[in-house]
């Protein structure tokens, strides 16, 4: 000097999943200085955000009979076909990705999982819950077109 990898910091992406340096408590660590200090983490609480339950009005039911099937929610993640009986494959509604932003085209990826427990249309007041997790980048952070913003 080059290549590769790990950790920390910073930045970015999916997502509601962020903030509280002057809310409190606890734990750990740091130091020429042992402090009414600093840093990190956790719990509780608060703010913001997201979701669920829940009236009137409205909507639905408002030809008959029989058979089969419980229903609902978070989420983009639903539906169909084939092979089969562990599940897999091919499509698909839908969702995401190009480092200022928006739209379209091309391309790529996802198209899972979980919960309530026989109960839920909408929904003021009111009530309840969540605020996880994962991935990438080191600067021409490079597909094409149009528009906006900025210089």
């Nucleotide at each position: 000097g080059c290549c590769g990898g790990g950790c920390c910091a910073c930045c970015g992406c999916u997502c509601a999943a962020u903030c509280c340096u002057g809310u409190u408590c606890c734990g750990c660590g740091c130091c020429g200085g042992c402090g009414u200090g600093c840093g990190c983490g956790g719990a509780a609480g608060g703010a913001g955000c997201c979701g669920g339950g829940g009236a009137c009005c409205c909507a639905c039911u408002c030809g008959u009979u029989c058979c089969c099937u419980g229903g609902g929610g978070u989420g983009a993640a639903u539906c169909g076909g084939c092979g089969a009986a562990c599940c897999g494959c091919c499509g698909u509604a839908g969702g995401g990705c190009c480092a200022u932003c928006u739209u379209c085209c091309c391309g790529c990826c996802c198209g899972a999982a979980c919960c309530c427990g026989u109960c839920a249309g909408c929904u003021c007041a009111c009530c309840c819950g969540g605020u996880c997790a994962g991935c990438g980048g080191u600067c021409c952070a490079c597909g094409g077109a149009a528009g906006a913003a900025g210089g």
Record summary:
This is a predicted structure of a 151-nucleotide RNA (c-di-AMP riboswitch aptamer (ydaO/yuaA leader)) from Modestobacter sp. The sequence was found by an Rfam model in a public genome assembly.